Predicted 3D model of a 72-nucleotide RNA (transfer RNA) from Candidatus Roizmanbacteria bacterium CG11_big_fil_rev_8_21_14_0_20_36_8. NCBI's taxonomy places the organism under Bacteria, Bacteria candidate phyla, Candidatus Roizmaniibacteriota. Its Rfam family is "tRNA". Its family is annotated with triplet codon-amino acid adaptor activity in the Gene Ontology. It is annotated as a transfer RNA. The sequence was found in a public genome assembly. Model confidence (mean pLDDT): 81 of 100.

RNA sequence: UCCCCGGUAGCUCAACGGUAGAGCAGAUUCCUGUUAAGAAUAAGGUUGUAGGUUCGAAUCCUAUCCGGGGAG
Repeated sequence: UCCCCGGUAGCUCAACGGUAGAGCAGAUUCCUGUUAAGAAUAAGGUUGUAGGUUCGAAUCCUAUCCGGGGAG
C1' cells in the first nucleotide's frame, strides 16, 4: 500500500429498506426472620464517524476512524 471480516444498551449478541430487541449485569418492588434463590416492574441506544440514495436507512452507496485476519 492492497484485499476480507467486524464495530448496535454496562457485557455477549439479534434485527426482509417500514416502531432498534433478547439474555446477562445494574435499579425498584414483592417474597423470606435475614441473605441467597425465585417473581414482577421500569429504565438503559447520536446503530464507530461524516456525507449520499430513498417517502422511509442499523440495513444500500461513498469516504474516513478503530479492532482482527490475509497479501506484498